[in-house]
Context: one part of a larger RNA
RNA sequence: UUGGGCGUAAAGCGUCCGCAGGUGGUAUUUCAAGUCUGCUGUCAAAGACCGAAGCUUAACUUCGGAAAGGCAGUGGAAACUGAAAAACUAGAGUACGGUAGGGGUAGAGGGAAUUUCCAGUGUAGCGGUGAAAUGCGUAGAGAUUGGAAAGAACACCAGUGGCGAAGGCGCUCUACUGGGCCGUAACUGACACUCAGGGACGAAAGCUAGGGGAGCGAAAGGGAUUAGAUACCCCUGUAGUCCUAGCUGUAAACGAUGGAUACUAGGCGUUGCUUGUAUCGACCCGAGCAGUGCCGUAGCUAACGCGUUAAGUAUCCCGCCUGGGGAGUACGCACGCAAGUGUGAAACUC
Numbered sequence: 001u002u003g004g005g006c007g008u009a010a011a012g013c014g015u016c017c018g019c020a021g022g023u024g025g026u027a028u029u030u031c032a033a034g035u036c037u038g039c040u041g042u043c044a045a046a047g048a049c050c051g052a053a054g055c056u057u058a059a060c061u062u063c064g065g066a067a068a069g070g071c072a073g074u075g076g077a078a079a080c081u082g083a084a085a086a087a088c089u090a091g092a093g094u095a096c097g098g099u100a101g102g103g104g105u106a107g108a109g110g111g112a113a114u115u116u117c118c119a120g121u122g123u124a125g126c127g128g129u130g131a132a133a134u135g136c137g138u139a140g141a142g143a144u145u146g147g148a149a150a151g152a153a154c155a156c157c158a159g160u161g162g163c164g165a166a167g168g169c170g171c172u173c174u175a176c177u178g179g180g181c182c183g184u185a186a187c188u189g190a191c192a193c194u195c196a197g198g199g200a201c202g203a204a205a206g207c208u209a210g211g212g213g214a215g216c217g218a219a220a221g222g223g224a225u226u227a228g229a230u231a232c233c234c235c236u237g238u239a240g241u242c243c244u245a246g247c248u249g250u251a252a253a254c255g256a257u258g259g260a261u262a263c264u265a266g267g268c269g270u271u272g273c274u275u276g277u278a279u280c281g282a283c284c285c286g287a288g289c290a291g292u293g294c295c296g297u298a299g300c301u302a303a304c305g306c307g308u309u310a311a312g313u314a315u316c317c318c319g320c321c322u323g324g325g326g327a328g329u330a331c332g333c334a335c336g337c338a339a340g341u342g343u344g345a346a347a348c349u350c
Base pairs, nucleotide, nucleotide: 003322004321005320006319007304008303012318014201015200016199017198021194022193023192025088026087028085029084030083031082033081034080035077036076037075038074039073040072041071042070043069049065050064051063052062053061054060091191092188093187094186095184096183097182098181099180103177104176105175106174107173108172109171110154114150115149116148117147118146119145120144121143125136126135162169163168206247207246208245209244210243211242215241216240220236221235222234223233258317259316260315261314262313263312266295267294268293269292270291271290272289273288274287275286276285299306300305323350324349325348332343333342334341335340
């Protein structure tokens, strides 16, 4: 609880799609539901308000009157919202012509390195550390030369550079495929924005089944260190990491900043496209649009800081917060093979 908020104090769903709902561009005509307005009826009496009167006054009592407002009916107004009709093109979409890209999926290929194996040369060490030891090695290691195999990752280019809704994406080539941006203004003519519920995607770890397994490496074993050392360091090393098919659905899923639209000083970089003067041409210089950064004015902010990529000024829609602990727990329900996830309290206490 009709309030104030949500970068860092509690608070933006991980991201997108989207039904219902809410909101919605310009101009004309009609209707009159909302809206405004006149009149009528009604809203018992008492009480309240106003004005009188009666008890000596007051309280009290009696009489009279009115207003505001609600509801209903009826007459009118037509600016705004709404409804209907017929239009428009600035929003949105389509078309056409260009264009950048690690966007996605599948297939094929490549070299460096690592490890292992085989063979040659060759002899006593190698490895590792702060120092060592465990470990490997005369059954020939390590080093070096040649050959073979395997798996995983793609140095340099590489960039506060690019693409993607987010998660994320980086060797090369091919096929299929999504989106963006720029230009033209040909077409449609508000088709839009947001979105409870719903759906899809969603790092790593984990789970199921089948493969694969070089390196690394939870667990585990050993060696050290230490008072101890269930660690940090060293030697090994299983799951896993990889592939295929499914599940899980969470992260400091972060810009700790929901989406859309409009407006509000500049300066300096950088990426993509278009274009002007110029030029043989490419640059350079200038302009426009779209991204991505740094600084900064007004303004905002508790401060830090933000500042045309807003945390400024406004509108629309959604989500969320409401002292700390208890607790993201218990219970219930749903989902899941499980792990668990989603939803989500209270007592009590300060």
This is a predicted structure of a 350-nucleotide part of an RNA (small-subunit ribosomal RNA, central domain) from Cyanobacteriota bacterium A12.
The prediction has a mean pLDDT of 85.
Its Rfam family is "Bacterial small subunit ribosomal RNA". Rfam links the family to the GO terms ribosome and structural constituent of ribosome.
The full RNA is in RNAcentral, with records from ENA and SILVA.